c-di-GMP-I riboswitch aptamer from Methylomonas subterranea, 87 nucleotides, folded computationally. It matches the Rfam family "c-di-GMP-I riboswitch aptamer". Rfam links the family to the GO term cyclic-di-GMP binding.
RNA sequence: CGACUUAACAGCUAAAUCUAUCGGAAGGUAGAUGCGGAAAGUCGCGGAUCCCGAAUAAAUGAGAUUCAGGAAAGCCGGAUCGCCGAA
Repeated sequence: CGACUUAACAGCUAAAUCUAUCGGAAGGUAGAUGCGGAAAGUCGCGGAUCCCGAAUAAAUGAGAUUCAGGAAAGCCGGAUCGCCGAA
C1' cells in the first nucleotide's frame, strides 16, 4: 500500500407511519420519526417484482401469456466511486 474481516472513533443513511405536494397508477419530493443498514453510495445492464395500456385464449375471476411504456438501487446478480483503522 492492497485484499478480506470487523472492534473502537468520527460520522452517514433512513423502513413503516403521519402531514403537505406531484402523478392516471406504481411511486416521487419535503418535514417529523426510526425498522434497519459496512456500501441500504451511484448506475435500470441481466433476472425477479410492481403500475398502466393493448392483444390472445377462455369465460365473468381480474387470473394466465405476450408486447410497449413507466416504477423500484432497502429483492438478487453485475458495473462503478468510496470513510475509519485495533486484532

It was read from a public genome assembly, where an Rfam model found it. The coordinates come from a structure-prediction model, not an experiment, and the mean pLDDT is 81.